[in-house]
RNA sequence: AGAGUCUGAUCCUAGCUCAGAACGAACGGUGACGGCGUGCCUACUACAUGCAAGGCGAGCGGUCUUGGGGGCAACUCCGAGAUAGCGGCGAACGGGUGAGUAAUAUAUAGACAACCUACCCUUGAGAGUGGGAUAAUAAUUCGAAAGGAUUACUAAUACCGCAUAAGUUAGCCCUUCGCAUGGAGGGAAAACGAAAGUGGGGUUUCGGCCUCAUGGUCAAGGAGGGGUCUAUAGCCUAUCAGCUAGUUGGUGAGGUAACGGCUUACCAAGGCGAUGACGGGUAGCCGGCCUGAGAGGGUGGACGGCCACAUGGACACUGAGACACGGGUCCAACUCCUACGGGAGGCAGCAGUAGGGAAUUUUGGGCAAUGGGCGAAAGCCUGACCCAGCGACGCCGUGUGGAGGAAGAAGGCCUUCGGGUUGUAAACUCCUUACACAGAUUAUGAAGGUUUGCGGUGCGAAUAGAGCCGUAAAUCAGACAAGUCUGGGAUGAAGUCAUUGCUAACUCUGUGCCAGCAGCAGCGGUAAUACAGAGAUGACGACCGUUGUUCGGAAUUAUUGGGCUUAAAGAGCACGUAGGUGGAUUGUUAAGUCGGUUGUGAAAGACCACGCUUUAAGCGUGGUGGGUCAGCCGAUACUGGCAGUCUUGAGGGCGGUAGGGGAGAGUGGAAUUCCUGGUGGAGCGGUGAAAUGCGUAGAGAUCAGGAGGAACGCCGGAGGCGAAGGCGACUCUCUAGGCCGUCCCUGACACUGAGGUGCGAAAGCUAGGGGAGCAAACGGGAUUAGAUACCCCGGUAGUCCUAGCCGUAAACUAUGGGCACUAAGUGGGGGAGGGUACUUCCUCGCCGUAGCGAAAGCAUUAAGUGCCCCGCCUGGGGAGUACGGCCGCAAGGCUGAAACUCAAAGGAAUUGACGGGGGCUCGCACAAGCGGUGGAGCAUGUGGUUUAAUUCGAUGCAACGCGAAGAACCUUACCUGGGCUUGACAUGCUAGGAUUAGUCUGGCGAAAGUCAGAUGACAGCCCGCAAGGGUUGGAACUAGCACAGGUGUUGCAUGGCUGUCGUCAGCUCGUGCCGUGAGGUGUUGGGUUAAGUCCUAUAACGAGCGAAACCUUUAUCCCUAGUUACCAUCGGGUAGAGCCGGGGACUCUAGGGAGACUGCAGGCGUUAAGCCUGAGGAAGGUGGAGAUGACGUCAAGUCAUCAUGGCCUUUAUGUCCAGGGCUACACACGUGCUACAAUGGUCGGAACAAAGGGAAGCGAAGCUGUGAGGUGGAGCAAAUCCCAAAACACCGACCCCAGUUCAGAUUGAGGGCUGCAAUUCGCCCUCAUGAAGCCGGAAUCGCUAGUAAUCGUGGGUCAGCUACACCACGGUGAAUGUGUUCCCGAGCCUUGUACACACCGCCCGUCAAGCCACCGAAGCAGGGGUAGCCUAAAGUCACUGGCCCAACCCGAAAGGGAGGGAGGUGCCUAAGGAAACCCGUGUGACGGGGACUAAGUCGUAACAAGGUA
Repeated sequence: AGAGUCUGAUCCUAGCUCAGAACGAACGGUGACGGCGUGCCUACUACAUGCAAGGCGAGCGGUCUUGGGGGCAACUCCGAGAUAGCGGCGAACGGGUGAGUAAUAUAUAGACAACCUACCCUUGAGAGUGGGAUAAUAAUUCGAAAGGAUUACUAAUACCGCAUAAGUUAGCCCUUCGCAUGGAGGGAAAACGAAAGUGGGGUUUCGGCCUCAUGGUCAAGGAGGGGUCUAUAGCCUAUCAGCUAGUUGGUGAGGUAACGGCUUACCAAGGCGAUGACGGGUAGCCGGCCUGAGAGGGUGGACGGCCACAUGGACACUGAGACACGGGUCCAACUCCUACGGGAGGCAGCAGUAGGGAAUUUUGGGCAAUGGGCGAAAGCCUGACCCAGCGACGCCGUGUGGAGGAAGAAGGCCUUCGGGUUGUAAACUCCUUACACAGAUUAUGAAGGUUUGCGGUGCGAAUAGAGCCGUAAAUCAGACAAGUCUGGGAUGAAGUCAUUGCUAACUCUGUGCCAGCAGCAGCGGUAAUACAGAGAUGACGACCGUUGUUCGGAAUUAUUGGGCUUAAAGAGCACGUAGGUGGAUUGUUAAGUCGGUUGUGAAAGACCACGCUUUAAGCGUGGUGGGUCAGCCGAUACUGGCAGUCUUGAGGGCGGUAGGGGAGAGUGGAAUUCCUGGUGGAGCGGUGAAAUGCGUAGAGAUCAGGAGGAACGCCGGAGGCGAAGGCGACUCUCUAGGCCGUCCCUGACACUGAGGUGCGAAAGCUAGGGGAGCAAACGGGAUUAGAUACCCCGGUAGUCCUAGCCGUAAACUAUGGGCACUAAGUGGGGGAGGGUACUUCCUCGCCGUAGCGAAAGCAUUAAGUGCCCCGCCUGGGGAGUACGGCCGCAAGGCUGAAACUCAAAGGAAUUGACGGGGGCUCGCACAAGCGGUGGAGCAUGUGGUUUAAUUCGAUGCAACGCGAAGAACCUUACCUGGGCUUGACAUGCUAGGAUUAGUCUGGCGAAAGUCAGAUGACAGCCCGCAAGGGUUGGAACUAGCACAGGUGUUGCAUGGCUGUCGUCAGCUCGUGCCGUGAGGUGUUGGGUUAAGUCCUAUAACGAGCGAAACCUUUAUCCCUAGUUACCAUCGGGUAGAGCCGGGGACUCUAGGGAGACUGCAGGCGUUAAGCCUGAGGAAGGUGGAGAUGACGUCAAGUCAUCAUGGCCUUUAUGUCCAGGGCUACACACGUGCUACAAUGGUCGGAACAAAGGGAAGCGAAGCUGUGAGGUGGAGCAAAUCCCAAAACACCGACCCCAGUUCAGAUUGAGGGCUGCAAUUCGCCCUCAUGAAGCCGGAAUCGCUAGUAAUCGUGGGUCAGCUACACCACGGUGAAUGUGUUCCCGAGCCUUGUACACACCGCCCGUCAAGCCACCGAAGCAGGGGUAGCCUAAAGUCACUGGCCCAACCCGAAAGGGAGGGAGGUGCCUAAGGAAACCCGUGUGACGGGGACUAAGUCGUAACAAGGUA
């Protein structure tokens, strides 16, 4: 720092997705150790059990236990310990949680002259004198319990008087100060107004006294803590726009620690709000934490600060402090106990349990440390805290060994079978010991307290004494962890995810759109690097991956840092309120702004430095940084405020000027229609063609007159006016705006403009008029498969006027308004000047530089460069829909979502393709012709059907007389049956050995084959005279193993070959140039050509593959050569014959040349290319024909020619054999043959070719047969011989228009040939038979000259043949066209496109099916809230004749008073009740549209002029 994804490709816009970091996490797999952290995010759900707040006897009276002394005993004295109660202190801290709370909260900065403060510190003063109770305890008693009641006794640092003091209260006087209310100090008088002891020591006969410590009271101050107030800041929603009666303020009173409507009575009518009140939703806030370059965004768990809460609510008491988590009262829910009368309880403390949940720990140890409470202290208490336990939850660290080690082991995997890889990895050798483990040992976390001794200090009369400081000894105390040493053996210690691209890492096997994967793009339909497994590799590593969430990337909400002509986005237009912004100049101020300084911004965290852990994480110490903060001092350029001046912005005056600007009134002519009348007489009208319609009751046509309504021809123009909508005959009246000139006046009066207001086409609505033409709806006629349309005939609303609504349009320049600046050129309109050159202002256009833009394009009328203000946008669909609100008579408008769904949707441009778009041009494409096919019979191929099999392939053109240039067997691949299994065929290895190979014979059999028998080899060496024997070896054979074999599958895995567009003229490249780019240019334009052929023009210049040429053949001539071909001349010779000698002239043969090139002439043309005509020439403009086929297209054809990957098969899908089938036959199609006849048929006669073939061959003559043929065997490996007869044509004869002397199918009989074989299933011959057919519907094919047509000939394959096929050859030999309107195909240019699998494209809507979410809906259900009403607990406050009461007062007493209590009443009030309203939730028969879903139905609306733009 970017990347993937829309397209055939490109650029842009825009969304989606990924790579990073983080986490209180969870899940899956795996799991060695340690350090430091961290751990219910959900149900503020319910809780068993234990613990979490007590302590003080130096405040008090008792009680109990115990030691010692005295006493006979009762008892008493001196201790020690424990302690229920009274009393004081604490319990308001600490700990938990985040429900509520959008401000009574928090953060920051301030204020209190409006406040409080226990314990602590400092200072000052005082502590005098009295009194009455009460718990404990005891007795009695109620109750199940919890808990009480009565009587009696008693103490205090408990309680209450009096005295004194400070002080307080409401006024008065004086001084002084300040910041507004006011503060501080002093004075006089009145009322009210405090206390407590205890412990130690000394002393005293006793009361007591002295002293120290501690405690108590009052006052002042401090510290720390709290309370209150103010400003500023930080969430969403306007589909919440108005809210508010204690509400805002005042006065009096009350209340509070204190200000205050905090409360109350009265008075006034205020207060808040688009700078968002009120309402709704959500939420504890902050330091910080995560992310980010930053600005920001997200977050608030752990730690720290603040707040709130303690089962849901209400309330007060006590107290310095609470409306109190482990206090109280009441209501409610829940749980528990109960003797049913009544009681008890509150884990959001620490553990733990249940539940919920994807999910979160031990019912641990200790007060040793830190801290807290109490205490004089010892000490006690402390789930705060310190530790340990559990969890890889996180961060950090360590280890799982190190060095050597190639036969590159074995095994695995792959393989092109050679090898490669795993891989120095292992084994093996040597070495080391960090951790775990075991044992031993050491230090630290401890500071300190207490006791005793000593020294010092100060209180004190004191050498008592307690206090403080220091020192020594003893003593008290370790929950938990650490270090070191020794032993010990490489032992105990590696996984997870990924491997198509993004994104590092690839192969095999399995699977076969299945199973599955997937973050996005996407993968999987038989060769998957994407699924699954394996091997290998990559990444990280005690972790890895997935999921979730946040930030980033995302400049994808844009302050930094985006946009709005066409991609989403400028309001239809204007006026104008608030607001924002604002000309020149002077002075002043100092709010913004800038500088300095002070305060604060807690600690922790972050950053830096140093230090401590072996390192790191972590921790410690110090520093730095951090605010839109606040105070003070200063600066004054700019902005703002205030005051003044100015004229250039703006406005006004005066003088002109153009105009369909607006409103009202009136007037006019042309035309349509209608009415009346005349003339007239058959049609009119309408269309692609028609029909409906009108017309003899007189239409249409024409003439005259009249009526009525609407619109205003020509002028008229990319011309004018208006803010826009819009405005068009003429005249008058009223009226708005613009422009020019003048430079007279005002003096910033300006620009924009949220809300608001007005105007606003057409259609539509209401009421009343009007109504000629036109014309939704509607009727009819056509068209059509249908035609609720397009076309035609009619026709009502409406269109017009008046009054009023509606408020929308592609209301478009798809371009908001204003101001300023920034090249030229040119035209139109309106002014002004002028020297008649021109200059200047406004306005409407075109072109165009810079610049801008994704491009198209814009370009002084900006989409350029800047400033100001407003509106609007943030992926597509759902949807401008739903709900709510506002407006409207309605139609509807304005505002305006979500669920769900997709990975795109879109803009501009490019290349193609396509168009029932255009232009130009070709082609037997059409036209003009000739002959066919389609009808018949037959042949042949195909489909279909049939069959045991009818083998397989080819299927529009470009399959169908095609593969097949020869299916009776063979071929043959198919079927039936019978056999063989290393095999019919190849190679290698092992073993065998004279058993074998070969030869012969026999049985079975259809054959293949199988079974059996006989015979029986070769080479080298050795022995042997020989016969023969021995040994070794190769081929063959046998047995076995590897393997062979496959016309099995995939032509969509392939090579090769082929078809087709198309012998069409195209297809490209290099360099340069243009473009961001795809790409363009070149290759386009003007001519020309068969041609991208050539010329010319030209940001192109050149080149390549194609075209052409080169090659073959054919047409003319020449040269050379002359056998087997030829024969003119010479000779010989025959019945005849180049037959012979010879010749090289001719034909011919086959080698080499010539020739044709628009070369020549004229004309046309651009001077050119070239075209036309002509001459010459055998041939003339490519002379004819062939071969030759660019880049590419069709996943075209072929795995059955061949080759080949993968798959399948292996006693069979291989192989051999016999028989059958490929030849079937209701039918359909293609290609052909023969015909339908007289341009003919038959018979007879008699001419003229070319090109081929021939040895298991062609086969002559001769003989024979009607013939096929037979016989025969000359000649010929062939310019020599043979096939071989050419046929049509020609001459002559017959037939005489008929199903025939046409045609020949079919069938019968008899023969011939080939072959092992002719039945299925061959060809030929002879005789006989003699079918359909008389020129062929719709439709369709070939052909432009030696062509069509017609005639025969040959060849390949081949034993024979189904050949009428195919491939060649020659003979005879036409007609028509010189055009491009149309059909088909093609080329180039251009245009449109929503197509790119490319029009056989794309694509819309209803209906039908499934599924999903949503909306409406009679209702139903439960929840939350609001303000009143009723009832009203506890409780404060207020009031209160009766009842009760120790302290004080009066009184001798009785009694009374003051005061208090109980009870009662009143105000307020939780829960509850009854109704109302609001909000949101769930559900709901049925209704509605929407999204999605390989192959449903109907049409064809859009994209091309999409066939009606």
Small-subunit ribosomal RNA from a metagenome, 1509 nucleotides, folded computationally. Model confidence (mean pLDDT): 82 of 100. The sequence is in RNAcentral, with records from SILVA.